[in-house]
Molecule: Bacterial RNase P class A
Organism: Gammaproteobacteria bacterium
């Protein structure tokens, strides 16, 4: 210098003027809502998707089980997680490094197109070999019965691989090495590893993001949750007053009582509306410290949007690399997706120079 890998950061800057909005102070007005002035705060790394996990709230709930759904190598972190960190195994890369739904296929069931003899209780198309029969002077050929799975052929996948021995031909049939499995030892918390020891000729293909089995987890709804104040209307309850010339019951009739009815008051109810939940929080920053790390602990320091028709904008000036994706609505921790351009650090490889 070039080609890459990983981690982290920024997301135009500054000034002025006029607006919008939360809070504080002062003045002023009012029954109340207000008005004016000043000060101060006012979107993001993803505020997004709403996919996981929690807080909070209401409902449900003795305990346990079934069903349904999710998760799935090991250890750790965390409030929790399907997240993160470290490790193992497998795969990719020349390397830095990256990727992985990575439990169980000797519990059972299902499936494996086409091709092929056979797709899983193995089997035999060609081939190889032997016996018998026919034929041939002979080599050989044909048929048939058996042996075989080394070779050919099919397939994504065919019942260990190479070599030697062995055999009629062959074959883990025997042996050596490689591979595989089991037991033990050793190392590791574990997953797992093992140029350690022994045993087994080798053992039963693949598929569980097919059913299924095993282990673990999960009650439901969500801030339009929920709580409080409370006009009006309908219906309800209680009390008081009244009405009957007119309703019903008690009664022969009247009074009276009860029901009913009218008005008033109160209670209750909760609509419109208002208040609250609402932003101090598993919080930010700095220092120290424990840990490989995720993260934890201690101390100091800071307060950093909170609307409810819902603010965060417009104009002007200067500068630059001329500006991407994108706008809070209860709050956090993650994941995923979008993103112009720029910066920093560590590392790998190639070439060259010293």
């Nucleotide at each position: 210098u070039g080609a890459g890998u990983c981690a982290g950061c920024c997301g135009a800057a500054c000034a002025g003027u006029c607006g919008c909005u939360g809070c504080c102070c002062g003045c002023u007005g009012u029954u109340u809502u207000g008005g004016c002035g000043g000060g101060u705060g006012g979107a993001g790394g993803a505020a997004a998707g709403u996919c996981c996990g929690g807080g909070c709230u209401c409902c449900a709930u003795a305990g346990g089980g079934c069903a349904a759904g999710g998760c799935g190598c090991c250890a750790g972190g965390u409030a929790a997680c399907g997240c993160c960190u470290g490790g193992g195994a497998g795969g990719c890369g020349a390397a830095a490094g990256c990727c992985u739904a990575c439990g169980g296929a000797a519990a059972g069931u299902g499936c494996c197109a086409c091709a092929g003899a056979a797709a899983a209780u193995a089997u035999a198309c060609c081939g190889c070999c032997a016996g018998c029969g026919c034929u041939u002077u002979g080599c050989g050929g044909c048929g048939u019965u058996g042996g075989u799975a080394a070779g050919g052929g099919u397939g994504a996948a065919a019942a260990g691989g190479u070599g030697c021995g062995g055999u009629a031909a062959g074959a883990g049939c025997g042996c050596a090495c490689c591979g595989c499995g089991c037991c033990g030892g050793u190392g590791g918390c574990a997953a797992c590893a093992u140029u350690c020891g022994g045993c087994g000729g080798c053992a039963c293909g693949g598929u569980a993001a097919a059913c299924c089995c095993c282990g673990c987890c999960u009650g439901g709804a969500g801030c339009a949750a929920g709580a409080c104040c409370a006009a009006a209307u309908a219906g309800g309850a209680a009390a008081g007053c009244g009405u009957u010339a007119a309703a019903c019951g008690c009664g022969g009739c009247c009074c009276g009582c009860g029901u009913g009815u009218g008005c008033u008051u109160u209670c209750g109810g909760g609509u419109a509306g208002g208040u609250u939940g609402c932003u101090u929080g598993a919080g930010g920053u700095g220092u120290g410290u424990g840990g490989u790390g995720a993260c934890g602990c201690a101390c100091a320091u800071c307060c950093c949007a909170g609307a409810u028709g819902a603010a965060u904008g417009a104009c002007u000036g200067u500068u630059c690399u001329c500006g991407a994706c994108a706008g809070a609505a209860c709050c956090c921790g993650g994941c995923u997706u979008a993103u112009a351009g720029g910066c920093u650090g560590a590392c790998u490889c190639c070439a060259c120079u010293u």